[in-house]
Source information: Model confidence (mean pLDDT): 82 of 100. A computed fold for a 73-nucleotide RNA from a Thermoplasmatota archaeon, annotated as transfer RNA. The sequence was found in a public genome assembly. Lineage of the source: Archaea > Methanobacteriati > Thermoplasmatota.
RNA sequence: GCCUCCGUGGCUUAGCUGGUAGAGCAGCUGAUUCGUAAUCAGCAGGUCGAGGGUUCAAAUCCCUCCGGGGGCU
Numbered sequence: 001g002c003c004u005c006c007g008u009g010g011c012u013u014a015g016c017u018g019g020u021a022g023a024g025c026a027g028c029u030g031a032u033u034c035g036u037a038a039u040c041a042g043c044a045g046g047u048c049g050a051g052g053g054u055u056c057a058a059a060u061c062c063c064u065c066c067g068g069g070g071g072c073u
Stems, first nucleotide, its partner, number of pairs: 001072007010025004019056001027043005049065005
């Protein structure tokens, strides 16, 4: 330098046939307990790596960058 894959709440990730972003763990509150853990119920937390384009509408399609993994020279 070229090819390819990935980037979504604190962490691990689903969603990628365009239609108002879900889950598990962690956190907080409550119940239960003599108390803790476990269990149960509820709550908060992301606008999807950045910018631009297409579209009525983009995490999803296109372009350019940034970061990470793998391969080739």